[in-house]
Context: one part of a larger RNA
RNA sequence: GGCAUCUGGUGAAUGCCUUGGCAUGUACAGGCGAUGAAGGACGUGGCACGCUGCGAUAAGCGUGGGGGAGCCGUGAGCAGGCUUUGAUCCCGCGAUUUCCGAAUGGGACAACCCACCUUCACCAUUUAAUUCCGUUCUUGGUUUUCCAAGUGCGUAGUUAAAUGGGAGAGGUAUCACUAAGCUGAAUAAAAUAGGCUUUGGUGAAGCGAACCCGGAGAACUGAAACAUCUCAGUACCCGGAGGAAAAGACAUCAACCGAGAUUCCGUUAGUAGUGGCGAGCGAACGCGGACCAGGCCAGUGCCUGAUGUUUAAUUAGCAGAACGAUCUGGAAAGUUCGGCCAUAGCGGGUGACAGCCCCGUAUGCGAAAAUGAAACAUCAGGACUUGAGUAGGGCGGAGCACGUGAAACUCUGUCUGAACAUGGGGGGACCACCCUCCAAGCCUAAAUACUCGUACAUGACCGAUAGUGAACCAGUACCGUGAGGGAAAGGUGAAAAGCACCCCGAUGAGGGGAGUGAAACAGUACCUGAAACCGGAUGCCU
Repeated sequence: GGCAUCUGGUGAAUGCCUUGGCAUGUACAGGCGAUGAAGGACGUGGCACGCUGCGAUAAGCGUGGGGGAGCCGUGAGCAGGCUUUGAUCCCGCGAUUUCCGAAUGGGACAACCCACCUUCACCAUUUAAUUCCGUUCUUGGUUUUCCAAGUGCGUAGUUAAAUGGGAGAGGUAUCACUAAGCUGAAUAAAAUAGGCUUUGGUGAAGCGAACCCGGAGAACUGAAACAUCUCAGUACCCGGAGGAAAAGACAUCAACCGAGAUUCCGUUAGUAGUGGCGAGCGAACGCGGACCAGGCCAGUGCCUGAUGUUUAAUUAGCAGAACGAUCUGGAAAGUUCGGCCAUAGCGGGUGACAGCCCCGUAUGCGAAAAUGAAACAUCAGGACUUGAGUAGGGCGGAGCACGUGAAACUCUGUCUGAACAUGGGGGGACCACCCUCCAAGCCUAAAUACUCGUACAUGACCGAUAGUGAACCAGUACCGUGAGGGAAAGGUGAAAAGCACCCCGAUGAGGGGAGUGAAACAGUACCUGAAACCGGAUGCCU
């Protein structure tokens, strides 16, 4: 030095576990905000760094319910308290709620700076009135002390007014509509349009995951290049709304038979078509389903909203059956023996595997207060009289599955421009016949789409390199000027019983005894503890 066996270190795989995720279903909810939101800054505890809660009334205040023995969050410590006169805790309603933030008095480098107006408490001064006390003078009474009336001054008090100060409180942004007031053209007057306001009233704004409607609108890409075309009316941006939105009660289809608003699904069908007839794009009629609902335009009606009454339900909870011994063991829920309950043998916990130990489960019950579907009643508001600068036409575009095509139909930037039910639109150029419907006014539930979120349930979903980026103080640490990027990190034990005391050592680190424990090779570098890698011992070979 090599090989083999044994024994250690390091290391963290693996196994087991789960506080966290993922997905689905059902029900609910579908908004919050000038009564100041979402989100934050700063504070707030006896000691208090973070998180959580809360807001100068600051881990909280009041009140109405529930509940029934412990409690003062995480948090284990010390100190000090509260609580059967019902605390802590849970639910409802209320109070408080600094500063920033739409942020709204002005400004600003968010959590800061600087204002103006009004005003209550309160303070000071002055004036007036008044009360008590003291006192000057006058008059009267009285023998005096003293008493009464008037007058002037002083201290103190009360009330009122004025002035000055004044912690604090309220107000002061913009825009729209509206009321009132003041004004006021084209056009002589008047009127109207319009304008103005230290005026009154009402509303808006900002945030929020997707879904919805509208406006505006790409390119990469595909066409094996590329220009029409495609990607795609997609992404992105903007505006608006609701719990859904949009659409909707035939100027619709159909085919000589008939159907009968809209929406969604299946099919028709990758069909008919369209298309540098390339790549591609791509219907409808009809049929089968889901759901079904029709109304209004001057009124006994309809639609919308508000209020009231009744009530289910929601927001805390309550009751809730039935077991003992033996053996093993650190521990019994395991073994053995004998019982019991079950409208409850879903599940979780308890020192190993528990129907009968605990929480629960089946089942039954429960609300002072707030919210409240639905129905009914009352009140308020709306539609503006059947639809003319409309239908149609020309030019230019766009939408329709349909790229200008034989191109109907729908929309309209621009120029035009009818008829009036004896009328008009459509039936894919156009004409005739026939059929069918009645535009240019308005409203409308359900079936449909989605899930930031709440509750419950489920899983041939994951089990710490997985599952969310995040099981742990994670959108954190850290990186970046910034937009933005973005981790790692779980497990002692049944219970801290977390090693008193002794020894070595530096009053260390670390270790050896002792003790706890079933176990300490479970000692907080803590379950199990593989391999790489590094030692030691023994044997053999060189």